[in-house]
RNA sequence: CCGUGUGUGGCGCAGUUGGUAGCGCGCGUGCUUUGGGAGCAUGAGGUCGCAGGUUCGAGACCUGCUACACGGA
Numbered sequence: 001c002c003g004u005g006u007g008u009g010g011c012g013c014a015g016u017u018g019g020u021a022g023c024g025c026g027c028g029u030g031c032u033u034u035g036g037g038a039g040c041a042u043g044a045g046g047u048c049g050c051a052g053g054u055u056c057g058a059g060a061c062c063u064g065c066u067a068c069a070c071g072g073a
Stems, first nucleotide, its partner, number of pairs: 001072007010025004019056001027043005049065005
């Protein structure tokens, strides 16, 4: 330099054909327990890597950039 893939709460991931962003773990609170652990209930936490475009509507489609991984020269 060229090609491919990935980027979504603190962590690991899902999100189908474009239509209100979810799951598990973790965290806060309450109940339970002598306490811890476990269990149950409830809650907080994301403007989806960045910037544009298409569209009534974009995590998804298009363009550029960026970080990382893999392959090639």

Predicted 3D model of a 73-nucleotide RNA (transfer RNA) from Variovorax sp. CF079. The source organism's lineage runs through Bacteria, Pseudomonadati, Burkholderiales, Comamonadaceae and Variovorax. The RNAcentral record of the sequence draws on ENA and Rfam. Rfam family: tRNA. The family's RNA type in Rfam is transfer RNA. Model confidence (mean pLDDT): 80 of 100.